[in-house]
Context: one part of a larger RNA
Molecule: small-subunit ribosomal RNA, central domain
Organism: uncultured Gloeobacter sp.
RNA sequence: UUGGGCGUAAAGAGUUCGUAGGCGGUUCGUUAAGUCUGAUGUUAAAGAUCGGGGCUCAACCUCGAAGGUGCAUUGGAUACUGGCGGACUUGAGUGCAGUAGAGGCGAGUGGAAUUCUCAGUGUAGCGGUGAAAUGCGUAGAUAUUGGGAAGAACACCGGUGGCGCAGGCGACUCGCUGAGCUGUAACUGACGCUGAGGAACGAAAGCUAGGGGAGCAAAUGGGAUUAGAUACCCCAGUAGUCCUAGCUGUAAACGAUGGAUACUAGGCGUAGCAGGUAUCGACCCCUGCUGUGCCGUAGCUAACGCGAUAAGUAUCCCGCCUGAGUAGUACGGCCGCAAGGUUGAAACUC
Numbered sequence: 001u002u003g004g005g006c007g008u009a010a011a012g013a014g015u016u017c018g019u020a021g022g023c024g025g026u027u028c029g030u031u032a033a034g035u036c037u038g039a040u041g042u043u044a045a046a047g048a049u050c051g052g053g054g055c056u057c058a059a060c061c062u063c064g065a066a067g068g069u070g071c072a073u074u075g076g077a078u079a080c081u082g083g084c085g086g087a088c089u090u091g092a093g094u095g096c097a098g099u100a101g102a103g104g105c106g107a108g109u110g111g112a113a114u115u116c117u118c119a120g121u122g123u124a125g126c127g128g129u130g131a132a133a134u135g136c137g138u139a140g141a142u143a144u145u146g147g148g149a150a151g152a153a154c155a156c157c158g159g160u161g162g163c164g165c166a167g168g169c170g171a172c173u174c175g176c177u178g179a180g181c182u183g184u185a186a187c188u189g190a191c192g193c194u195g196a197g198g199a200a201c202g203a204a205a206g207c208u209a210g211g212g213g214a215g216c217a218a219a220u221g222g223g224a225u226u227a228g229a230u231a232c233c234c235c236a237g238u239a240g241u242c243c244u245a246g247c248u249g250u251a252a253a254c255g256a257u258g259g260a261u262a263c264u265a266g267g268c269g270u271a272g273c274a275g276g277u278a279u280c281g282a283c284c285c286c287u288g289c290u291g292u293g294c295c296g297u298a299g300c301u302a303a304c305g306c307g308a309u310a311a312g313u314a315u316c317c318c319g320c321c322u323g324a325g326u327a328g329u330a331c332g333g334c335c336g337c338a339a340g341g342u343u344g345a346a347a348c349u350c
Base pairs, nucleotide, nucleotide: 003322004321005320006319007304008303012318014201015200016199017198021194022193023192025088026087027086028085029084030083031082033081034080035077036076037075038074039073040072041071042070049065050064051063052062053061054060091191092188093187094186095184096183097182098181099180103177104176105175106174107173108172109171110154114150115149116148117147118146119145120144121143125136126135162169163168206247207246208245209244210243211242215241216240220236221235222234223233258317259316260315261314262313263312266295267294268293269292270291271290272289273288274287275286276285299306300305323350324349325348332343333342334341335340
């Protein structure tokens, strides 16, 4: 390299949008670029193949013939692919009528709890642990009642429930706003799928500047434990956690499973919409579509398991892997304020 692979052995990019490219529904006409076919030319000699000849044979040498991928020119074929033109509606999109939802952004509001503070009651303990001690408390703590302040998070509902491309999203109200699903079949008429580069978004921690700071809490201090204890336990406690504006761009960013389309037994749940039966009406019940779970047939798998939400059967496109260590390191490039990120080796060892 041909290959073979990527849930767990090496391997799916964190996610989406999208450029080039690759691939692309039904039908008619045309063209003849790809494709198929005929002819002609060329495809040096030597070698190789076939038939002869010459060295005693052979190797070797020599003569003749055939063949020759491909390329060019030219004549034809038109099923498929492509180009051009016309048409179609099932893919895709739009419209119309509904609909569920912690989807996003902004503003406002609320109660419980916690801490602090003021005042009242009240007196000697409180707190903490395996046991203690540090700590707090007669300057009146803990407990309890009332007033006030602050910040952060939203109990119950809450659910293998919902929404979102992923990260993620959970009190309530209002405003702005994205997407989905169902029904209908009015409109466009292949407008599609994927997507190297590229762009945007992207938990936590971290960084810059300005605010904020109740609780929690890296670092740090103290008390214990211990042979020691730079820990686990306890008492304190600063960054941080929160907000605004930027940066960072990584995670076991996981379903460790890229996206799209089609097909292939069932059973039991659950959520949304629509229709049907029934009913005064609703729930229940039945059916369809869409999502989300469990089990399971065929099949697949090294096994575990997967099993219409496939890891089954196929097609298209992208990404990635190629023994272990060295190493996601060095060097260089690019990005970053930095931390670092991204791209990414080799010697050597086994």